[in-house]
RNA sequence: GCAGCAGGCUGUUCCAUCGUCCCGUACUGAGCAUUGCGAAGUCGGGAAGGAAAGUCCGGGCAACACAGAGCACCAUGCUUCCUAACGGGAAGAUAUCCGCGAGGGUAUAGCAGUGUAACAGAAAAUAACCGCCCUGAGCGAAGGCGAAGGGAAAGGGUGAAAAGGCGAGGCAAGAGCUCACCGGUUACCGGGGUGACCCGGGGAGCCGUACACCUCAUGGGUUGAAAGACCAUGUAUACCGGCGCUGAGGACUGCUCGUCCGAUGCCGGGGGGUGGGUCGUAUGAUCACGCCAGCAAUGACGUGACAAGAUAAAUGAUGGAAUUCAACAGAACCCGGCUUACAGGCCGGCUGCAAAA
Numbered sequence: 001g002c003a004g005c006a007g008g009c010u011g012u013u014c015c016a017u018c019g020u021c022c023c024g025u026a027c028u029g030a031g032c033a034u035u036g037c038g039a040a041g042u043c044g045g046g047a048a049g050g051a052a053a054g055u056c057c058g059g060g061c062a063a064c065a066c067a068g069a070g071c072a073c074c075a076u077g078c079u080u081c082c083u084a085a086c087g088g089g090a091a092g093a094u095a096u097c098c099g100c101g102a103g104g105g106u107a108u109a110g111c112a113g114u115g116u117a118a119c120a121g122a123a124a125a126u127a128a129c130c131g132c133c134c135u136g137a138g139c140g141a142a143g144g145c146g147a148a149g150g151g152a153a154a155g156g157g158u159g160a161a162a163a164g165g166c167g168a169g170g171c172a173a174g175a176g177c178u179c180a181c182c183g184g185u186u187a188c189c190g191g192g193g194u195g196a197c198c199c200g201g202g203g204a205g206c207c208g209u210a211c212a213c214c215u216c217a218u219g220g221g222u223u224g225a226a227a228g229a230c231c232a233u234g235u236a237u238a239c240c241g242g243c244g245c246u247g248a249g250g251a252c253u254g255c256u257c258g259u260c261c262g263a264u265g266c267c268g269g270g271g272g273g274u275g276g277g278u279c280g281u282a283u284g285a286u287c288a289c290g291c292c293a294g295c296a297a298u299g300a301c302g303u304g305a306c307a308a309g310a311u312a313a314a315u316g317a318u319g320g321a322a323u324u325c326a327a328c329a330g331a332a333c334c335c336g337g338c339u340u341a342c343a344g345g346c347c348g349g350c351u352g353c354a355a356a357a
Base pairs, nucleotide, nucleotide: 001353002352003351004350005349007347008346009345010344012322013321014320015319016318017317018316020047021046022045023044024043026042027041028040031037032036049328053339054338056337057336058335059334060333061224062223063222064221073220074219075218076217077216078092079091080090081089082088093108094107095106096105097104098103109215110214113213114212115211116210117209129156130155132151133150134149135148138145139144164182165181167179168178169177183207184206185204186203188201189200190199191198192197228279229278230277231276237271239269240268241267242266243265249261250260251259252258286305287304288303289302290301292299293298
């Protein structure tokens, strides 16, 4: 220098004018009213993100539910650590795949029992299709052929996968049938590690694989800021009580008396509907810097900071400058993660190739 690997950071800026939302114990102040409230204006301050997104996982908070236990269902599943918690993160272990490499992907609780394994193939696990071996009815002059029965997993063939590999012995032919070596599994011993596990020794012929059901452990009540709490009582009003008016009207009766009910109005109580305001709601597992511990995730300590808060919902427009009128994209209770989208720029670390010294 070229090509890569894995990380971290950043992600438009400045000026002018006009405008939007919020805040102020700054000023003026219409008006209402009485020493307060306050329309409007001026001044000052603040105003989106690394993902604000998807709403996938975990938590805070809130309401409702809930004696306790079990079953079912769902999620997770190597180890140690981090964390408020997690299905997240860090550092590791083992196996396997990809890459020359730096590195990257995937899997890993248990295995007592059960099931499945497409196509091909005789057979997918109590293996005989070809070939091999033994016996051998029978045939043939003979070499030999050979119905039938049996042995056998060495060889061939099929397959993603075929009963550990390889050599010798052995045998009718063969086979861990026996033995040496190699690989694996597993009880044991020694050593290392917090642990998953690793290293060494040595015993046992113990020796197919994958997935699912299953078993075990841990966790899970439901809903979601339109959660929910509080204040005030305007308007119409079911119903109840009181007062008042008319003694109207109605019910009982053929009529009278009598008894009972009782509209409009005012006051009080009051359920539900509709509407209003405040809180929740911005001081928090917060942020910045420094320092210490730790491989790291992360944590402790010190100093400092307070940083959008709407409710039909605010960030925009115009002009100028920066070499270019920048990617993905906009808060709605909050926080930690994950995932997804993303132009450009910056920072160190590492690998391969080439060249030079």
Molecule: Bacterial RNase P class A
Organism: Bacteroidota bacterium